The RNA shown here (small-subunit ribosomal RNA) has 1470 nucleotides and comes from Picea sitchensis. Its mean pLDDT, the model's own confidence on a scale to 100, is 85. RNAcentral holds the sequence, with entries from SILVA.
RNA sequence: AGAGUUUGAUCCUGGCUCAGGAUGAACGCUGGUGGCAUGCUUAACACAUGCAAGUCGGAUGGGAAGUGGUGUUUCCAGUGGCGGACGGGUGAGUAACACGUUAGAACCUGCCCUUGGGAGGGGAACAACAGCUGGAAACGGUUGCUAAUACCCGAUAGGCUGAGGAGAAAAAGGAGGAAUCCACCCAAGGAGGGGCUCGCAUCUGAUUAGUUAGUUGGUGAGGAAAUGGCUUACCAAGGCGACGAUCAGUAGCUGGUAUGAGAGGAUGAUCAGCCACACUGGGACUGAGACACGGCCCAGACUCCUAUGAGAGGCAGCAGUGGAAAAUUUUUUGCAAUGGGCGAAAGCAUGAUGGAGCAAUGUCACGUGAAGGAAGAAGGGCUACGGGUCAUGAACUUCUUUUCUUAGAGAAGAAAAAAUGACGCUAUCUGAGGAAUAAGCAUCGACGAAUUCUGUGCCAAGAGCCGCGGUAAGACAGAGGAUGCAAGCAUUAUCUAGAAUGAUUGGGCGUAAAGCGUCUGUAGGUGGCUUUUCAAGUCCGUCGUCAAAUCCCAGGGCUCAACCUUGGACAGGCAGUGGAAACUACCAAGCUGGAGUACGGUAGGGGCAGACGAAAUUUCCAUUGGAGCGGUGAAAUCCGUUGAGAUCGGAAAGAACUCCAACGAUGAACGCACUCUGCUCCAUCGACACUGACACUGAGAGAUGAAAUCUAGGGGAUCAAAUGGGAUUAGAUACCCCAGUAGUCCUAGCCGUAAAUGAUGGAUACUAAGUGUUGUGCAUAUUGACCUGCACAGUGCUGUAGCUAACGAAUUAAGUGUCCUACCUGGGUAGUACAUUCGCAAGAAUGAAACUCAAAGGAAUUGAUGGGGGCCUACAUAAGCGGUGGAGCAUGUGGUUCAAUUCGAUGCAAAGUGAACAACCUUACCAGGGCUUGACAUGCCGAGAAUCCUCCUGAAAGAGAGGAUUGCCUUUGGGAACGCGGACACAGGUGGUGUAUGGUUGUCGUCAGCUCGUGCCGCAAGGUGUUGGGUUAAGUCCCACAACGAGCACAACCCUCGUGUUUAGUUGCCAACAUUGAGUUUGGAACCCUGAAUAGACUGUCGGUGACAAGCAAGAGGAAGGUGAGGAUGAUGUCAAGUCAUCAUGCCACUUACGCCCUAGGUGACACAUGUGCUACAAUGACCGAGAAAAAGGGUCGCGACCCCGCGAGGGCAAGCUAACCUCAAAAACCCGGCCUUAGUUUGGAUUGUAGGCUACAACUCGCCUGCAUGAAGCGAUAAUCGCUAGUAAUUGUCGGUCAGCCAUAUGGUGGUGAAUCCGUUCCCAGGCCUUAUAGACACUGUCUAUCACACUAUGGGAGCUGGCCAUGCCCCAAGUUGUUACCUUGACCACAAGGAGGGGGAUGUUGAAGGCUAGGCUAGUGACGAGAAUGAAUUCGUAACAAGGUAUCCAUACUAAAAGGUGCAGUUG
Repeated sequence: AGAGUUUGAUCCUGGCUCAGGAUGAACGCUGGUGGCAUGCUUAACACAUGCAAGUCGGAUGGGAAGUGGUGUUUCCAGUGGCGGACGGGUGAGUAACACGUUAGAACCUGCCCUUGGGAGGGGAACAACAGCUGGAAACGGUUGCUAAUACCCGAUAGGCUGAGGAGAAAAAGGAGGAAUCCACCCAAGGAGGGGCUCGCAUCUGAUUAGUUAGUUGGUGAGGAAAUGGCUUACCAAGGCGACGAUCAGUAGCUGGUAUGAGAGGAUGAUCAGCCACACUGGGACUGAGACACGGCCCAGACUCCUAUGAGAGGCAGCAGUGGAAAAUUUUUUGCAAUGGGCGAAAGCAUGAUGGAGCAAUGUCACGUGAAGGAAGAAGGGCUACGGGUCAUGAACUUCUUUUCUUAGAGAAGAAAAAAUGACGCUAUCUGAGGAAUAAGCAUCGACGAAUUCUGUGCCAAGAGCCGCGGUAAGACAGAGGAUGCAAGCAUUAUCUAGAAUGAUUGGGCGUAAAGCGUCUGUAGGUGGCUUUUCAAGUCCGUCGUCAAAUCCCAGGGCUCAACCUUGGACAGGCAGUGGAAACUACCAAGCUGGAGUACGGUAGGGGCAGACGAAAUUUCCAUUGGAGCGGUGAAAUCCGUUGAGAUCGGAAAGAACUCCAACGAUGAACGCACUCUGCUCCAUCGACACUGACACUGAGAGAUGAAAUCUAGGGGAUCAAAUGGGAUUAGAUACCCCAGUAGUCCUAGCCGUAAAUGAUGGAUACUAAGUGUUGUGCAUAUUGACCUGCACAGUGCUGUAGCUAACGAAUUAAGUGUCCUACCUGGGUAGUACAUUCGCAAGAAUGAAACUCAAAGGAAUUGAUGGGGGCCUACAUAAGCGGUGGAGCAUGUGGUUCAAUUCGAUGCAAAGUGAACAACCUUACCAGGGCUUGACAUGCCGAGAAUCCUCCUGAAAGAGAGGAUUGCCUUUGGGAACGCGGACACAGGUGGUGUAUGGUUGUCGUCAGCUCGUGCCGCAAGGUGUUGGGUUAAGUCCCACAACGAGCACAACCCUCGUGUUUAGUUGCCAACAUUGAGUUUGGAACCCUGAAUAGACUGUCGGUGACAAGCAAGAGGAAGGUGAGGAUGAUGUCAAGUCAUCAUGCCACUUACGCCCUAGGUGACACAUGUGCUACAAUGACCGAGAAAAAGGGUCGCGACCCCGCGAGGGCAAGCUAACCUCAAAAACCCGGCCUUAGUUUGGAUUGUAGGCUACAACUCGCCUGCAUGAAGCGAUAAUCGCUAGUAAUUGUCGGUCAGCCAUAUGGUGGUGAAUCCGUUCCCAGGCCUUAUAGACACUGUCUAUCACACUAUGGGAGCUGGCCAUGCCCCAAGUUGUUACCUUGACCACAAGGAGGGGGAUGUUGAAGGCUAGGCUAGUGACGAGAAUGAAUUCGUAACAAGGUAUCCAUACUAAAAGGUGCAGUUG
């Protein structure tokens, strides 16, 4: 300090997630030691048991123990004193002067300290105790006796009250032989403690906006320690609140703690300060202090006891128990230390506290050994089988002893001379023993250090985010290895940081979330120039304080550290005080630049009201006229012979204002236009007269605010939601058409919203230019008007700097500054629910959450796509010729069938394809019979040469038997080749995966494209080059250009054909000659032909055109002319295209079988569908006879002539030929002649019968051919669809490969005859380039919306129901305080007779908790039912949106419809 995640990629916005630190933690696995800390965060839930507050006999009467007695001593219930208000616990309540901090005045204060003074005289009781007595108990009742430092009355008073006079009010003794000591009373002061008041600060909610009745203030009175509505009577009507009152929710506050660079945000365990509470609520008493944790009274709930009448209790003290929980310890020890209580003291008590125990809960420290040690052991796991790794790790050798075990010694903590130690046979030290007692956890896809094998197979699982798993998983599980931390390690939860993701430091708002529709203006905030005052802000100095602890710095002590301890200290807050005076504020005086007023011009669809006009439309009346009109893509509904439409004349009505008209005017915005008039308004310019900061913004508030809607009354021509027809359509609640009502218009109201937009708040200042335009002025000019220049105010365009994510904006800023204001903080849920306000309603405004996702989004880029645009190409259309689709047959495929019908290929780009030949074989399939180192390869051993023949069994394979023959090399051991037998390694497979692969092929496409280097542009993806203007078959070439060059494709080079030349002539050619069966013979090299070499074609040339280019069109010459024709040649890439069955190959599965051998069958089946072909349907023909001319091929296991036989297929004999020689071999269409005469025929030949031939071991399943006979469908083929642009289509024979034969009508060649058409590119299909839109990138076979159906989840409504909290009123009023009292009672004092003062009880009044009643408010849970929403691999219906998304989209509003939606009206361009 950052990183991952939206995309095909990029930049940005923006959320989610991770890495750090922390914890009173918990859970999982594991666990050696010590030190120091910490330990019910949940039920302020309930508590058994023990302990936690006593002490004093030197206050006191008495009792008891003990002693033989006296005396002494000790203990004790009671009275009395002091202390139980401290210490300890908890955080329920409390949003408050509770806490924090700084100040203050009207107070109290036991014990303690200082000072002054005093303690004199009397008196009466009550406990204890004793008697009697009640009760189960707790606890009492009554009579009687008694002491005090208990109680009472006088006296006294430097204090108190009071102006004064005057008045009220104290005391106690004890110990000691004594000095004396300890107590007591009054007063003053101190210290410490406490009470009270003020300023500031102190959480969330406005979907809590008004609140308050002793309330705010005053006067009198009362009360209190004291101020005070603290209480009361009267008077006034105040007090608080947008600077957030009240209400609701939550919460003890602080020092601090953890985090952070800091500012901050979070938190308030332990320790310390304060507060509050003590079962819940109320109350007082005592006291210096309490409204009292281990006190009292009352009420309530709960628990316990009970004799049912009545009683007892309060662990939020320490331990401990139950419960609640993810979760938190021993019913331990000692008062030795520290501290407080009592006491004169000794001392007593102290669960405060000091210690120990339990817990890895945290933190700090230490250890689990160290050095050497390669046979690189065994073993694991990996492997390319060579090795490498765990790994010097172990073993082994030497050494050490922290720790451990054991033995001995042994502190400090103790303060006073002595005594006194729980911890504690502790810490620590010394010796002995022996490597001995001691390592785990998590992770290893990226973030993020660290990877392999095996298993699993979208299963099981993992997962913080992205994501992983569908047979080769570095992501699951195990293992080996590695990495990280380490007595711990992971996980979970929470806080903070990262997060500049609430932004003061330190964010934004044109398009990402975000400027109020617009204006006026209140509070508030901010504010021009000059001078003065003051000192509030500000700045400087100083003083006080902000407890200690903590943090930080420097030291010290435990062996170090944690820990403990000493000293110091920054920054900041509050308060006081002294100064400074620039700035802000204040005071005072001025100024004119901001602002405004007046004056003089000017412009204006600015507003309101009134009046008028012409054109058009519709309707009505009439004329002419006579059949259609109207409407559409095409139609129909509609109108029309009762006369439409058309035409002309007239009348009426309502609404809107053509041209001018212009990114022109004006207005705050909405908006505003025929013309005229009236009233009114604002702006701007000029000049500089006046005022003198009067200004800017603006929460609330007010005004205004398109269209639609609503209310009432008018009006109603047009248009037109709804509605009705007609079309379209699968449907059409739409688009189109015909009608048509609200409405559209006016008046008066209401509504208050729009894509109310420049998606850009207002004001002000500054910051390059250029060019339009509106208004005005000045200058120049002129007779004048223009023109030109300058300035101000508007309104546009282009564009620099700087800005921006980019797009872009750019003096009209989205630049640079200042001021004020509204608003935003991931998407969805949702502008929804609830609540409130407004509204007649429709609705508007304010405005959430649960839940859910990891994105949603902006700008730009590349490609793809478009029922977007432009240009172009192609047998793509069009123009032609011939086909397919109909028939029969051949063949392939699907389907079906079957024991098997082996397998592959499936839109174009599968289907006469792999297969250039399935009767057996092939053959992979099926049935049956067999084999198991195997049919085949290599290695080893044994015996044998190899080999050949015969018999037997069998369907064959195979099994068995008999016989013949012995070879070659040799170092004489043996070896080579071959077959046989045996054992083990292994062989084998057309088994799977073409989605693990290589190779190869198809396709887009022979389309013209695809890229690179350097440079330049851009943050980047990328762009440029490759675009543009021409041109080409072509990214072919030329020109231009921030590009310049280059590569792969194109073209050319290669082959064939077409022309010439040279050369060579046999088997080819020619001449002579000859016979004819044969060129057999002789001669020649001119021709044909063949082989080789070479020439030729390049827009080279002429004129035209084009830009003076590239090129184009036409011509000449030429065998050939613009690529001469054809072939081979296939860029980057696409389709997970095809092929594991050509071959090769990883992995998986098979191994007496998924391998191998054999026989027979199957691949040839057959209701059907389909592809490719052949033959036809005939006269441009069929048949018969005769005749002519090819090319290219094949041939010795071959082609096979001539001759003979056969109707023929063929057979017999047999010459020639290893081929320019012989042969296959006949070319056919064609020409000539004849016949047939439009018929299912002399067409067509299927099918069937029969007789034959050939090949082959074999012709049944299942071959081909021939003769004779038979003679089916078919008379030109619907929708649709295919090929072809010249020697092409069409037509016609011929040959080859494969091959024993052949199902070949296939396929590959070859020649013969030989056309038609191309106007053109609108349209269909495909493709290329540029551009544009895009919400698609698996890329339109894309994306995506709403209803319905199902599952599940949370939520709002809901007749209601059940709780909780709050507060008002009323009833009933406990304890208690206080008031009253005529009733009862009474020791101290007065009087001494009655009685009085004072006290107590009872009764009663006010108040008063709990309880009850009534009506409320807030809130929680639940609820039949019905509502919308979210989510969910494969439901239904449509297709609204994204492209012009096929009717452009969207916003507001209204109506309407299964649903998306549609339509009307106004608006936006996104």